[in-house]
Predicted 3D model of a 398-nucleotide RNA (Bacterial RNase P class A) from a bacterium.
Model confidence (mean pLDDT): 75 of 100.

RNA sequence: GGAGUAGUCCGGGCGGCCGCUCUUGUGAGGGCGCGAUGACCGCGCCCCUACAGGGGAGGAAAGUCCGAGCUCCCAGGGCAGAGUGCUGGGUAACACCCAGUCGCGGUGACGUGAAGGAAAGUGCCACAGAAAAUAUACCGCCCUGCACCCUUGUGGUGCAGGGUAAGGGUGAAAUGGUGAGGUAAGAGCUCACCGCGCUCCGGGUGACCGGAGUGGCAGGGCAAACCCCGCUUGGAGCAAGACCAAAUAGGAGGGAUGUGUCUGGCAACAGACACAAACCACGGCCCGUGGUUCCCUCGGGUUGGUCGCUUGAGGCGCAGCGUAAGUUGCGUCCCAGAUAAAUGGUCGCCAUCUCUGGCAACAGAGAGACAGAACUCGGCUUAUGGACUACUCCUUAA
Numbered sequence: 001g002g003a004g005u006a007g008u009c010c011g012g013g014c015g016g017c018c019g020c021u022c023u024u025g026u027g028a029g030g031g032c033g034c035g036a037u038g039a040c041c042g043c044g045c046c047c048c049u050a051c052a053g054g055g056g057a058g059g060a061a062a063g064u065c066c067g068a069g070c071u072c073c074c075a076g077g078g079c080a081g082a083g084u085g086c087u088g089g090g091u092a093a094c095a096c097c098c099a100g101u102c103g104c105g106g107u108g109a110c111g112u113g114a115a116g117g118a119a120a121g122u123g124c125c126a127c128a129g130a131a132a133a134u135a136u137a138c139c140g141c142c143c144u145g146c147a148c149c150c151u152u153g154u155g156g157u158g159c160a161g162g163g164u165a166a167g168g169g170u171g172a173a174a175u176g177g178u179g180a181g182g183u184a185a186g187a188g189c190u191c192a193c194c195g196c197g198c199u200c201c202g203g204g205u206g207a208c209c210g211g212a213g214u215g216g217c218a219g220g221g222c223a224a225a226c227c228c229c230g231c232u233u234g235g236a237g238c239a240a241g242a243c244c245a246a247a248u249a250g251g252a253g254g255g256a257u258g259u260g261u262c263u264g265g266c267a268a269c270a271g272a273c274a275c276a277a278a279c280c281a282c283g284g285c286c287c288g289u290g291g292u293u294c295c296c297u298c299g300g301g302u303u304g305g306u307c308g309c310u311u312g313a314g315g316c317g318c319a320g321c322g323u324a325a326g327u328u329g330c331g332u333c334c335c336a337g338a339u340a341a342a343u344g345g346u347c348g349c350c351a352u353c354u355c356u357g358g359c360a361a362c363a364g365a366g367a368g369a370c371a372g373a374a375c376u377c378g379g380c381u382u383a384u385g386g387a388c389u390a391c392u393c394c395u396u397a398a
Stems, first nucleotide, its partner, number of pairs: 001394010012350007020056008029047007058370001062381002065379005070237004076287004081233005086100005101115001102113004116228002121226002123222003133175001138168002140164010176194006195217001196215008241307004251298005257276008278292005314333008352367006
């Protein structure tokens, strides 16, 4: 100097003028209600207005992917379904974060993993190839026999029988790998090393790592195939939900079982209670629970206001513990609550970046990314401007 890897911080600052919105306080005007009434007075609420004080859009507010808080479904159990899947830790919880192990990628700093089980079962491995499982022999190699040929050589060719899987070919993958010995030629046939199985020892909380011995040991891969196993798990969602006000048509049609008891009644029947049934509610199914003069269909009215709505698993600072993620203690602060949706506009100076000029100081011109809360919080993913720190590799010079 170049190329990379991982992380931290900021997301312009200050001032003037004008403007929007929330909140606190004070004052004026008006309305309503209450005490207590005809009046004075007092309290509360609402509307409008003036002044003063304080606050007002992000690191991702995006995606709506995950987890929760909160609200409703009366409250539950099981199955199915869904999610997750190495080990340990963190957290309210998580598919998130931290640390580690193993695999894969990278020269490396580092990155990444859908990382349990193939000996419970089922299934798949196209094409090529002899053959992808009941394993087999396409080209080959070796032995024996017969026939023929010749240059008589451990020769060549053809047929038949036997042996073989070391060499070659096909393929993503071919019956452990490499080397040596051995053999008619070969083969774990034998041996050494590696791999694999089993047993034991050491280290580690553990995933796992290291070592020793022993056995010639044989078909593999895929579970991001169905499946098995472990763990977790109700549903819907702030357009949740609660309250107030107002209005319509106390509308029309259909269904509505049985038993028992009591009351009224001459009786028919009516009403009440209990049980069963039926219906409805609880995402699917079963059980179970609750409700019932209710259930189903059609039609009509309202679609206005208030709350929910911002004090939180909250922020910041210091100290301790921890490798870290985090956690504990102390102190301090209140940091948007809009509702067609406010949080802005403009001027000046400074700062940052880019380009040009310049040895430099500096001067001039230009630019300022991605992007706007709508119940809240913890994450992940995606988009993106600038500054800084540490580390890796390459090249060059001293």